[in-house]
C1' cells in the first nucleotide's frame, strides 16, 4: 500500500467481495510442559445442602463447670454455708450489621461524565481544643411458676441488674428571643463583640501501675461518658456544559408556572398545602415511541473517527414482585420488620416457613462459561484495652490450550543419493542428508537426594529519647538491640546425582484475488464455493496420494466490531446525460453581508493558577533466568474553570460615505394581463333555385348518404369555435403559457441626463400564491373535431392502425384538483476570465458609413473543466452566499400511518424479501420488414428440366442373426465407393488358433523346399516321404536366410474419442478484401492509414487528405487454345510428276498436322468524354480489343464444420479376445418417405434401306483386324500391334420407303422360355442375346434446378476401377439456339453511414397472462397476548391529622385527678 467482480473489449459511476487487526467466544480436527491473565454474554428463572456478620464478661443480674480456700457438721469420704479464681455464655446493654460481595432488571434522567455553587445543608467511629461528670427514682428481660399451641411461637402471675431508662441540679458554650454595636459580602444576607429573658447535660467500668489512708476509701495515669468549637472523612442538594434512535410522535401542560401565607425536611424548593394571578415547555425538537445503565477506558484507524462499556477503578440503581415506614450518624436497609402478591416447603388442616443478582454447588435455558477445595499465614474489615474471635472480602490451590508470553519435541558428522513411494519423456526426477550409521548433549521427563532459602513484619522484653503527669511508675510515641512463636501454598520454587533421543506434532491450504501442483478416481454425479466460479471422460477448483507453501500446541471454520469504505465525505464526495435542482415565484424564521471613524471585550489570540483521581496507553528505569506480568519515575490526559493582557479579524455600540439597492425626469419596445365591443374567410345547419344519379370513402373497399332528390351549383338567413397570409434559432412574460382588429384599466423590463435616500442587500426552512392537459361540481353553450360507444375493413385473430358514424369533453360563468419528458432533462444571486459572426430594442456618433456604449436573443469557437458526450462572458470554466436534493439494482412515483380532496386521486413514504449487479459515454463487429451506393444465372427476359410414370441408384424408415461403418440444411443423401457372386469386409452364425496373420530380441533344433495319405465345409489336426541353399574358413567349425519347438518382453484392434491433435479437404468465395511498422489522434477500448470526390472485373487506377510506406490477396508470371513465322519431316500429309483397288509404292517439304522455339494486344493510334487525372465511349487496323476464351492459382479467418474406417498420432478400453484363420450368410431386405439420374410419354418421331464427316483414349495374363460358324449374344482359327504404323467402325446428320394421332409398328417395366461370357463358384446375388410376354405412361399440383456462346439443348465416342459387371463419374468432340428492358422486388454478398437495451451477435434480447410448487409481505369477518392514556369502584401494611371508647410505672398534684404515652375509632394519602 490495494486487488476480485457489470463488458466482445474500454473508461466512468457503483454496489457486493476479499487480503489486517481485535474477541468474556463457540465448533471441528489435534494435543508436551511452565508462568501471567481470563471463564452463565442466554431464564434479573427456580434453588436442596454448607459456609458468607459478628464481637464484647474490662456495661449488667444470672446459669453451668472446674479449681482454692474458710466456716459449720462427720472419724474419714462427703454434705451444707460463704468467700476468691478461671472458664463458657442464653438474655439484657453497647459497637456493627447503611461498609465489603453480587447483579444491570429498570432507568434518556443532573442517573452519568466534567467544572462549579451551598450565605439553604448533615457528618457514627478518627484527630485538636474547651467545660464538665452531682442528687434522685421507677421499672423490665433473663430466671421461678401457672397456662395455650402440633409446630412456630405466645399469655397471666412474681422476683432482678446495668454504660438499659426517667426526674432535678449545674451551663463553658450552643440554641430560642429582644434590642444594640463592629466589620465583610453576591441580591435573599453572612460573621464578630458585649447585654437581658427562656431551654437543654451526662456513666460509668476494670483494678493494671503509682501514691495517700491500718482499713473502708480516695486521688492519679489510661478506657468510656455530656454539652460545645475547631478539622478530617463521608454525603445531601443546586447549577452550567457533554454524550442515543424516531417529525409516519406537532403541539405538551391544573400542582400545570409564578405569588403569598402555613406546614415539611438536616437542608433550599410546588416538596405538601390554602388562596390569589395565567402563566411555563416548544421546530436550538417540547410532548410521545423504541432502545439503553454511565464513565475512567477497551478495540480499531496514519489522524479526524467508528464501534463498545466483560475482567480492574469511579459513579448509579437493584435484591422473589409491588407497597410501606421503623430503628439509626447514615438505609426507606441484598442474607432486619410490617403488608399485599406469586411461588416453594411444613403442618395434628387450626396455623406456620421461605428469598443464592454473596462463596461452591443443582435443575432449567443455551452454540457456551469451573470446586458442594484449603486458609485466615499474608492484605484489608468488624468487635475487643488486649489476648482473641469473625470474615466464600482476600490469599491460595483444583478445572478449562479460554487468551498473551516463553520452552520442548533434539545436535554434528553423514551419497551405495539405500530401500520403500510418487511422478517419468523410461534417460531419469524427486521425497533426500531424510533415513539407516557414527558421535554427542540431556532443556524437559522419570527416578533419587537436598531444599522452613525467599514470602516475615509483627508481638513480648530490654535500653536510650520525647510526651503526660508531682513523679525518674504505669502508659503512649521514636530509635536500637534482643528473645519465642507463627505458612494455606508446600515438601512448591530452586538445586545435585542417576538414566537415557529414549516419552512429546498438528492443522489448514495449493483456479485467480494469495504463498504454493502433480499423479489416479469421479463424469453437472459425487461433491466445492468468501467472491468471481469448478464439475457434462485428459478437472493444477470435487475425493485421494505423493509433493509443495503457510502457521505451529495449535490450526481451521462461524459469529460480532472496527479497517480497507473519500461506501454520509469536518478532515475528505457530489447532482446536463450514471443516484440528486422543489414547476415557478412572493417572502416569514434563520444563514450571509459594501467603504469608514471610534468604543467595547462576547468569539478570537497570548501567559499564568486550579483542576482533569488511581489503573491502563507511550518514555525511561528496575524485579521475577528471558518475555508475558509487576514495581518506581516522567511524560500526556488535545477538556473545563479561573486570573491578567491583546485588539488585526467577526459579533455589538457608534460618527460617517456613494459604488450595491431604491427613487424622482425623458424616452421606448413589446402576441404581458383583465374587462368590454366588432371583422371577415372557411365549416356546418335551414329554406328556396337550378340539376340527375350517383356522392362519399380507401393500397383496394364496405358501412354510410341519396329518386322521399344527394353530392355539384347559386342565392338568404341562422349558429358555434378558431384568426390563413404578416411570422423570424423575432418580440413579451417569474414559470404554465400568450398571435384578427378596436377601446378602457393595468403590471413588468430597457436606455438616458440630473437630483435624491443612505447598505434600505442577497437567499430562504416551514408558510403563501401563480400554475399546460384531463378531470370534477354548477349553471350555459355545441359548428367543427372527437375518448367511450355502434358498424365497416384488415387480420389467424384485430377489444388496434384505415373507413362511415358518435357520446362525455373540447368553448363560456363561477369553483374545486395541483400535476407532466412542468425540459436548457442544468436553483437563485454577486464577481472575474481570448474572440469571431448573425439578430431585436435603446443611446453616442458620422454628411451618409465605419465605429463605440447598454440590456436582451442565436450561432461558431480559446483557455479551462468534463469519464465521455459536450459546456464554454446566456459556463457544465475560476470563487464567494444561501436553499433543494442524491447515496447500489428490484420491491417502490407501492404499503401502513397522517395532511390535502367532493371523487379521481395528490403528497409524505418503509420494510420483509431477493440479486451481484444495475447503470453513464464511448468503442468494434452483427443486426434492422434504416439509407445511400455497387455487383453476381440473383431476379427479370429466354431455352431446357426436377416434382407426376417405369426402372437405376443413394438415403431415411422398417425389418433382421447381421442387414458393417461414416456423411445429414445450402456445403449429406449415382457421398467415402473410380465399381460388395467368393475375396473386398469392417457385420452375422457356426468351426478353430492363443508369442499369435505381421516386427524385433533370446534358447534348442532341423536345414531352401516339396510331395503323398487320413479327416473335415474349409481352416485347421494327424501321419508317412524324398532330395539338400548362401557366406566366410585348410580344417574342425561359424554366420546368414528359411522351416518347426519353447519362454517371455511383445505383437495385434476398422474398439472410443474428429469436443485431445497433426495432415488433407468442404464453405462463404475468385469475394476483393485482410493486416502491420513508425507517425499522429484519443485517459482508453481503439481510431487514422483503408474514409472522402472519380474510376475499375478488383483497396484496379487517379486526386485529395496526419499521415508515410509495407506485406497477404487482385493483376501478372505458368498450360491449353485461337493467328503467323522458323526449325524438324516418320508411323502423319500429297500440290505438282509417275504409280495402285487404297499417299499403296516411288519421289516431295509446299500444305495440314504433329513439337520445340520466336512473334503477336499494349488502351499503342484516332474522335469524343472527364478536372483535361485514372478512365469510359466510338472508330481504324487487326486472326485476336480493351482480363481474347478456358484453367491451374483460393488472402486473414469463420463454420468445436467433415475425417481416429487413407495415413499419422495423444489418451482410454481388448489380450485364449474388442486380436487372427476359415465355411457359409449378409452389406442386394421392402408397407413406406425423400434426393439424384434414366427411357419415355412419341411424326422437329418411330421402323426398314442407302450414305457422309470427328476429336480424345486404352491395349501385352491385353487390344485384336481378316475369315468361318451363330437370328443374336458370341464362337473357332488366327495376322497385325509394346503402338501419329495395328485394334479402330461415331451417332444425330443426309437421301428414300414406311406407319398417320391409336396406348399405336410410341414406349419399354415385367414375367416365361431358351441361351452366351466370365469366374474355383452366377441360388440368395452377375452382364448380355434370342424368342414370347408388353405394364404404367398421352409432357406431369404445390412447389422448384441449370444455364448468357462454340453456352443451353441434343447427338455420339473414350477412359479409370474391372475376372466379369453403369442409366453413375471423369474426358473427347459433332450438330446448335433463344434471351437480358432493366436492379423495384426475393436470394447471396461488397463499401460508406444511421438506430440498437443485440455480443450464444435477430435462429439474438426480452414483455405480460395462465398452470403447479414454495418464500416474504399488505388487507381480512375476528381472535389471543403484551404495553399505555382517561374515568370510576374497592382498599392491606404504614404515616400525619382528629378523637367521644380502652388501658396506662417514673413527673407535678389540692391526692380527686393532672401531664404524657399506648391501643381503639375515624379522615386525608
Nucleotide at each position: 500500500a490495494g486487488a476480485g467482480u457489470u463488458u466482445g473489449a474500454u473508461c466512468c459511476u457503483g454496489g457486493c467481495u476479499c487480503a489486517g487487526g481485535a474477541c468474556u467466544a463457540a465448533c471441528g480436527c489435534u494435543g508436551g510442559c511452565g508462568g501471567c491473565a481470563u471463564g452463565c454474554a442466554u431464564c434479573a428463572u427456580a434453588c436442596a445442602u454448607g459456609c458468607a456478620a459478628g464481637u464484647c464478661g474490662a456495661a449488667c443480674g444470672g446459669a453451668g463447670a472446674g479449681u482454692u480456700u474458710u466456716g459449720u457438721a462427720g472419724c474419714a469420704a462427703u454434705a451444707c454455708a460463704g468467700a476468691g479464681c478461671u472458664c463458657u455464655u442464653a438474655g439484657u446493654g453497647g459497637c456493627g450489621a447503611a461498609c465489603g460481595g453480587g447483579u444491570g432488571a429498570g432507568u434518556a434522567a443532573c442517573a452519568c461524565g466534567u467544572a462549579g455553587g451551598u450565605a439553604a445543608c448533615c457528618u457514627g467511629c478518627c484527630c485538636c481544643c474547651g467545660u464538665g461528670a452531682c442528687c434522685g427514682g421507677g421499672a423490665u428481660a433473663a430466671c421461678g411458676u401457672g397456662c395455650c399451641g402440633a409446630a412456630a411461637g405466645g399469655c397471666g402471675c412474681g422476683c432482678u441488674a446495668a454504660u438499659a431508662c426517667c426526674g432535678g441540679a449545674u451551663g463553658u458554650g450552643a440554641c430560642c428571643c429582644c434590642g444594640g454595636c463592629u466589620c465583610g459580602g453576591c441580591a435573599u444576607c453572612g460573621a464578630g463583640c458585649a447585654g437581658a429573658g427562656g431551654u437543654a447535660a451526662a456513666a460509668g467500668g476494670a483494678c493494671u501501675g503509682g501514691g495517700a489512708g491500718c482499713a473502708a476509701u480516695c486521688c492519679u495515669a489510661g478506657c468510656g461518658c455530656a454539652c460545645a468549637g475547631g478539622g478530617a472523612u463521608g454525603g445531601g442538594c443546586c447549577u452550567g456544559c457533554g454524550g442515543g434512535c424516531u417529525a409516519u410522535c406537532a403541539g405538551c401542560u391544573a400542582g400545570u408556572u409564578g405569588g403569598u401565607g402555613g406546614g415539611g425536611u438536616a437542608a433550599c424548593g410546588g416538596c405538601c398545602u390554602a388562596c390569589c394571578a395565567a402563566g411555563g415547555c416548544u421546530a436550538u425538537g417540547a410532548c410521545g415511541g423504541c432502545u439503553a445503565g454511565c464513565c475512567g477506558g477497551c478495540u480499531u484507524g496514519a489522524g479526524a473517527g467508528a464501534g463498545u462499556g466483560a475482567a480492574c477503578g469511579g459513579c448509579c440503581a437493584c435484591a422473589c414482585u409491588g407497597g410501606a415506614a421503623c430503628u439509626g450518624a447514615g438505609a426507606c436497609a441484598c442474607g432486619g420488620u410490617c403488608c399485599a402478591g406469586a411461588c416453594u416447603c411444613c403442618u395434628a388442616c387450626g396455623g406456620g416457613a421461605g428469598g443464592c443478582a454473596g462463596c461452591a454447588g443443582u435443575a432449567g435455558g443455551g452454540a457456551a462459561u469451573c470446586u458442594u477445595c484449603c486458609g485466615c499465614a499474608a492484605u484489608g474489615g468488624g468487635c475487643g484495652a488486649a489476648a482473641g474471635c469473625c470474615u466464600g472480602a482476600c490469599g491460595g490451590a483444583g478445572c478449562a490450550a479460554u487468551g498473551c508470553c516463553g520452552c520442548g519435541u533434539g545436535a554434528a558428522c553423514g551419497a551405495u543419493g539405500a530401500a520403500g513411494g510418487c511422478c517419468u519423456u523410461c534417460g531419469g526426477g524427486u521425497c533426500g542428508u531424510u533415513a539407516a550409521g557414527u558421535u554427542c548433549u540431556g532443556u524437559u521427563g522419570u527416578g533419587g537426594g537436598g531444599g522452613a532459602a525467599g514470602a516475615a513484619a509483627u508481638c513480648g522484653c530490654c535500653u536510650a529519647u520525647c510526651g503526660a503527669u508531682a513523679a525518674u511508675a504505669c502508659c503512649g510515641g521514636u530509635a536500637g538491640g534482643u528473645g519465642u512463636u507463627u505458612g494455606a501454598c508446600g515438601g512448591u520454587a530452586c538445586u545435585c546425582c542417576a538414566c537415557g533421543a529414549g516419552g512429546a506434532a498438528g492443522c489448514c491450504c495449493c483456479g485467480g484475488c494469495u504463498a504454493a501442483u502433480u499423479a489416479c478416481g469421479u463424469g453437472c454425479c459425487a461433491g466445492c464455493a468468501g467472491c468471481c466460479g469448478c464439475g457434462g471422460u485428459a478437472a493444477u477448483a470435487c475425493g485421494u496420494a505423493a509433493g509443495g507453501g503457510g502457521c505451529a500446541a495449535g490450526c481451521g471454520u462461524u459469529g460480532u466490531c472496527c479497517g480497507g469504505a473519500a461506501u454520509c465525505a469536518c478532515u475528505g464526495g457530489g447532482c446536463g446525460u450514471a443516484a440528486a435542482g422543489c414547476g415557478c415565484a412572493c417572502g416569514u424564521a434563520g444563514g450571509c453581508g459594501g467603504u469608514u471613524u471610534a468604543g467595547c471585550a462576547a468569539g478570537u489570540c497570548a501567559g499564568g493558577g486550579g483542576u482533569g483521581c488511581a489503573a491502563g496507553c507511550u518514555c525511561u528505569a528496575g524485579g521475577c533466568u528471558u518475555a508475558a506480568c509487576c514495581u518506581a519515575g516522567a511524560a500526556a490526559u488535545u477538556g473545563c474553570c479561573u486570573c491578567u493582557g491583546a485588539a488585526a479579524c467577526u459579533a455589538c455600540u457608534u460618527c460617517a460615505c456613494u459604488u450595491g439597492a431604491g427613487u424622482a425626469u425623458u424616452a421606448g419596445a413589446g402576441g404581458g394581463g383583465a374587462a368590454g365591443c366588432u371583422g371577415g374567410a372557411a365549416u356546418u345547419c335551414a329554406c328556396g333555385g337550378u340539376g340527375u344519379a350517383g356522392c362519399g370513402g380507401u393500397g383496394a373497399a364496405a358501412u354510410g348518404c341519396g329518386u322521399a332528390g344527394a353530392u355539384a351549383u347559386c342565392g338568404u338567413g341562422g349558429a358555434g369555435a378558431a384568426c390563413a397570409c404578416c411570422c423570424g434559432u423575432g418580440g413579451g412574460g417569474a414559470a404554465g403559457g400568450g398571435g384578427g382588429g378596436c377601446u378602457u384599466c393595468u403590471g413588468g423590463c430597457u436606455a438616458a441626463u440630473u437630483a435624491c435616500u443612505g447598505a434600505c442587500g442577497c437567499u430562504g426552512a416551514g408558510g403563501u400564491g401563480c400554475g399546460a392537459a384531463a378531470g370534477c361540481u354548477a349553471g350555459g353553450g355545441g359548428a367543427g373535431c372527437g375518448a367511450a360507444c355502434g358498424g365497416g375493413a384488415u387480420u389467424a385473430g384485430a377489444u388496434a392502425c384505415c373507413c362511415c358514424g358518435g357520446u362525455a369533453g373540447u368553448c363560456c360563468u363561477a369553483g374545486c384538483c395541483g400535476u407532466a419528458a412542468a425540459c436548457g432533462a442544468u436553483g437563485a444571486g454577486u464577481a472575474c476570465u481570448a474572440g469571431g459572426u448573425g439578430u431585436g430594442g435603446g443611446g453616442g456618433g458620422u454628411a451618409a458609413a465605419a465605429c463605440c456604449u447598454c440590456c436582451g436573443u442565436g450561432c461558431c469557437g480559446a483557455c479551462g473543466c468534463c469519464a465521455a458526450c459536450g459546456c464554454a462572458u446566456u459556463a457544465a470554466g475560476u470563487a464567494c452566499u444561501c436553499c433543494g436534493c442524491c447515496u447500489g439494482g428490484g420491491g417502490a412515483c407501492u404499503a401502513c400511518g397522517g395532511c390535502c380532496g367532493c371523487a379521481a386521486g395528490g403528497u409524505u413514504a418503509a420494510a420483509a424479501c431477493u440479486c451481484a449487479a444495475a447503470g453513464g459515454a464511448a468503442u468494434u463487429g452483427a443486426c434492422g420488414g434504416g439509407g445511400g451506393c455497387c455487383c453476381g444465372c440473383a431476379c427479370a427476359a429466354g431455352c431446357g428440366g426436377u416434382g407426376g410414370a417405369g426402372c437405376a441408384u443413394g438415403u431415411g424408415g422398417u425389418u433382421c442373426a447381421a442387414u458393417u461403418c461414416g456423411a445429414u440444411g445450402c456445403a449429406a443423401c449415382g457421398c467415402g465407393a473410380g465399381g460388395a457372386a467368393c475375396c473386398u469386409u469392417a457385420c452375422c452364425u457356426g468351426g478353430g488358433c492363443u508369442u499369435g496373420a505381421c516386427a524385433u530380441c533370446c534358447c534348442g533344433u532341423g536345414c531352401a523346399a516339396u510331395c503323398c495319405g487320413g479327416u473335415g465345409a474349409a481352416a485347421g489336426c494327424c501321419g508317412g516321404g524324398u532330395u539338400u541353399c548362401g557366406c566366410c574358413g585348410c580344417a574342425a567349425g561359424g554366420c546368414g536366410a528359411c522351416g518347426c519347438g519353447g519362454a517371455g518382453a511383445c505383437a495385434g484392434g476398422u474398439g472410443g474419442u474428429g469436443c485431445a491433435u497433426g495432415g488433407c479437404u468442404g464453405u462463404c468465395g475468385u469475394c476483393a478484401g485482410c493486416u502491420c511498422g513508425u507517425g499522429u489522434c484519443g485517459u482508453g477500448a481503439g481510431a487514422u492509414g483503408u474514409u472522402g470526390g472519380g474510376u475499375u472485373a478488383a483497396g484496379u487506377c487517379c486526386c485529395g487528405c496526419a499521415a508515410c510506406g509495407a506485406g497477404c490477396g487482385c493483376a501478372a508470371c505458368c498450360c491449353c487454345u485461337g493467328c503467323c513465322g522458323a526449325u524438324a519431316g516418320u508411323u502423319g500429309c500429297c500440290a505438282u510428276c509417275a504409280u495402285u483397288a487404297a499417299g499403296u509404292u516411288g519421289g516431295g517439304a509446299a500444305c495440314u498436322c504433329u513439337a520445340u522455339c520466336g512473334g503477336g494486344a499494349c488502351u499503342g493510334u484516332c474522335g469524343g468524354u472527364a478536372a483535361c487525372a485514372a478512365g469510359c465511349c466510338g472508330a481504324a487496323g487487326g486472326a485476336a480489343g480493351g482480363u481474347g476464351g478456358g484453367g491451374a492459382u483460393g488472402a486473414c479467418g469463420u463454420c468445436a464444420a467433415g475425417u481416429c474406417a487413407u495415413c499419422a498420432u495423444g489418451c482410454c478400453c481388448c489380450u485364449u479376445a474388442u486380436g487372427c484363420c476359415c465355411a457359409g450368410g449378409g452389406c442386394u431386405a421392402c408397407a413406406c418417405a425423400c434426393g439424384u439420374g434414366c427411357u419415355a410419354c412419341a411424326a422437329u418421331g418411330g421402323g426398314c434401306g442407302g450414305u457422309a464427316c470427328a476429336a480424345a483414349g486404352g491395349g501385352c495374363a491385353g487390344c485384336g483386324a481378316c475369315a468361318c460358324c451363330g437370328c443374336g449374344a458370341g464362337g473357332u482359327g488366327a495376322a497385325g500391334c509394346u503402338a501419329a504404323u495395328c485394334c479402330u467402325c461415331a451417332a444425330a446428320g443426309c437421301c428414300g420407303c414406311u406407319c398417320u394421332a391409336a396406348g399405336u409398328u410410341c414406349a419399354g417395366a415385367u414375367c416365361g422360355u431358351a441361351g452366351a461370357u466370365u469366374g474355383c463358384a452366377a441360388c440368395u446375388c452377375a452382364u448380355c442375346u434370342a424368342c414370347g410376354u408388353g405394364a404404367a405412361g398421352g409432357c406431369g399440383g404445390a412447389a422448384u434446378c441449370g444455364c448468357u456462346a462454340g453456352u443451353a439443348a441434343u447427338c455420339g465416342u473414350g477412359a479409370a476401377u474391372c475376372a466379369g459387371a453403369a442409366u453413375g463419374u471423369c474426358a473427347c468432340g459433332g450438330u446448335g439456339a433463344a434471351u437480358a428492358c432493366g436492379u423495384u422486388c426475393c436470394c447471396g454478398g461488397g463499401c460508406c453511414u444511421u438506430g440498437u437495451a443485440c455480443a450464444c451477435c435477430c435462429c439474438g434480447c426480452c414483455c405480460g397472462u395462465c398452470a403447479c410448487c414454495c418464500c416474504a409481505u399488505g388487507g381480512g369477518a375476528g381472535u389471543g397476548g403484551g404495553u399505555u392514556g382517561c374515568c370510576c369502584c374497592a382498599g392491606c401494611a404504614g404515616u400525619a391529622g382528629c378523637u367521644a371508647g380502652u388501658c396506662u410505672a417514673a413527673c407535678c398534684u389540692u391526692c380527686g385527678g393532672g401531664g404524657g404515652g399506648a391501643c381503639g375509632g375515624u379522615u386525608g394519602c